[in-house]
């Protein structure tokens, strides 16, 4: 310390679903709960993806702070891959 493993010690995250908040939604956070994870630790810089409230477009109408449809991220997702930064143990 490049690599490679998670057998041993001592641990550590926490999918589904439930319940409570916060959000227009995706999504987030806490508590329960454990499919999994060796970076399931950060981190939206590529590449993908989810949602569209605002905005713009069209349409209809009871012309409204109205309603449907369409396209947008400035919202998300690091448990969808890459790149980047940090890191426990054994072997090395």
């Nucleotide at each position: 310390u490049a690599g490679u493993g998670a057998c041993g010690a001592g641990g550590g995250c926490a999918a589904a679903g439930c319940c409570g908040u916060c959000g227009a939604a995706a999504g987030g956070c806490g508590g329960c709960g454990a499919c999994g994870c060796a970076a399931a630790g950060c981190c939206a810089c590529g590449a993908g993806g989810c949602u569209a409230a605002c905005g713009c477009a069209u349409c209809a109408c009871u012309c409204g702070c109205u309603g449907a449809u369409g396209c947008c991220a400035c919202g998300c997702c690091a448990g969808u891959c890459g790149a980047g930064c940090u890191g426990u143990c054994g072997c090395g």

About this RNA:
Predicted 3D model of a 92-nucleotide RNA (c-di-GMP-I riboswitch aptamer) from a Gemmatimonadaceae bacterium. The source organism's lineage runs through Bacteria, Pseudomonadati, Gemmatimonadota, Gemmatimonadia and Gemmatimonadaceae.